[in-house]
RNA sequence: GAGUCGGUCGGGCGGCCGCGGCGGAGCGUGCUCCGUCGAGGAAAGUCCGGGCUCCACAGGGCAGGGUGGUGGGUAACGCCCACCCGGGGUGACCCGCGGGAAAGUGCCACAGAGAAUAGACCGCCGGUCCGCGAGCGGCCGGUAAGGGUGAAACGGCGGUGCAAGAGACCACCAGCGGUCGGGGCGACCCGACCGGCUCGGCAAACCCCACCCGGAGCAAGGCCAAGAGGGCGCCGCGAGGUGCCUGCGCGGACGAUUCGAGGGUGCCCGCCCGAGUCCGCGGGUAGGCCGCACCAGGCCGUCGGCAACGGCGGUCGCAGAUGGAUGGUCGCCGCCUGCGCCGUUCACGGUGCGGGCACAGAACCCGGCUUACAGACCGGCUC
Numbered sequence: 001g002a003g004u005c006g007g008u009c010g011g012g013c014g015g016c017c018g019c020g021g022c023g024g025a026g027c028g029u030g031c032u033c034c035g036u037c038g039a040g041g042a043a044a045g046u047c048c049g050g051g052c053u054c055c056a057c058a059g060g061g062c063a064g065g066g067u068g069g070u071g072g073g074u075a076a077c078g079c080c081c082a083c084c085c086g087g088g089g090u091g092a093c094c095c096g097c098g099g100g101a102a103a104g105u106g107c108c109a110c111a112g113a114g115a116a117u118a119g120a121c122c123g124c125c126g127g128u129c130c131g132c133g134a135g136c137g138g139c140c141g142g143u144a145a146g147g148g149u150g151a152a153a154c155g156g157c158g159g160u161g162c163a164a165g166a167g168a169c170c171a172c173c174a175g176c177g178g179u180c181g182g183g184g185c186g187a188c189c190c191g192a193c194c195g196g197c198u199c200g201g202c203a204a205a206c207c208c209c210a211c212c213c214g215g216a217g218c219a220a221g222g223c224c225a226a227g228a229g230g231g232c233g234c235c236g237c238g239a240g241g242u243g244c245c246u247g248c249g250c251g252g253a254c255g256a257u258u259c260g261a262g263g264g265u266g267c268c269c270g271c272c273c274g275a276g277u278c279c280g281c282g283g284g285u286a287g288g289c290c291g292c293a294c295c296a297g298g299c300c301g302u303c304g305g306c307a308a309c310g311g312c313g314g315u316c317g318c319a320g321a322u323g324g325a326u327g328g329u330c331g332c333c334g335c336c337u338g339c340g341c342c343g344u345u346c347a348c349g350g351u352g353c354g355g356g357c358a359c360a361g362a363a364c365c366c367g368g369c370u371u372a373c374a375g376a377c378c379g380g381c382u383c
Base pairs, nucleotide, nucleotide: 001383002382003381004380005379006378007377008376009375011333012332013331014330015329016328017327019038020037021036022035023034024033025032026031027030040359044370045369047368048367049366050365051364052217053216054215055214059269060268061267062266064213065212066211067210068209069083070082071081072080073079084098085096086095087094088093099208100207104206105205106202107201108200121147122146123143124142125141126140127139129138130137131136132135155173156172158170159169160168174198176195177194178193179192180191181190182189183188221290222289223288224287229246230245231244232243233242234241235240248282249281250280251279252278253277254276262273263272264271297316298315299314300313301312302311303310304309334357335356336355337354338353339352340351341350342349343348
């Protein structure tokens, strides 16, 4: 210098104004003051996995969905780590949607004669046949060594053989299958012998095999909470008006403990729940509180492990809105950049004015994946 892998940060300080949570004080009880805390590495996409909640515990079969080398990690995963195999790179390293194609069915574009029980287009060889311009053409037969097409043409190479050829036969090599020996927890690797002489690709086509999957989701779910009454919002000085919600009202249908409406979110069986359920109208998505911020938690040290990660000890307390807070503005500094001026060793430096500093933003919580991202910094390794 070029490259490769991983990590950290993602403007800083101060003033003024403003917003939300918690704690304290004050009073005029919903405001003021003081203190403290207040977005991210992805809070995003909502693609996987779990916690949590509810349902009438979820057993078997069919259907459906998912995963797919091996061993580990984890609450779990489609995630992570290590290794194996295949491919790429000089290398560090990277990529793989990596079970089965000698279970079955199916497909293989274009080109090509032929695309899987291979195939005679050119060529090569034979002929006792036909024609003539007399060494060519036709016809019949043999042939997959050579040419050509293609991503792929049914092992490679050398020899024997033959009219020409061919695993037809032989040696070696490659590949497949089997047996045995050795190494590894295993995927797999190494070696020896034997076999038929070779069995193409696609499973992100159906399918087969192994394993996993109950459903719905914080609008889960619970309380305030009363039955034709209560609650909430808006308008109005008020009397009141108006709109919304609800376990409510009216009408109809079905229905009970031996015979049960309906249900357990695809179907069947089993098992279970069950006194209400369904439809229409009055009449559609209301108010407050909890859930709800302490967890598979962060950081530090140490031990085990190649690692992912785990054990132990210490320490910290870290957003919680719901018309939805976490912001705005000014000054200085930092970085990048345009123009002017000055200096200059022509690399650049100083100064003035101006522009820019990303992607984005919690909503029950967590572990991942994927995607977006101006720029800055650090470390390992390779050539």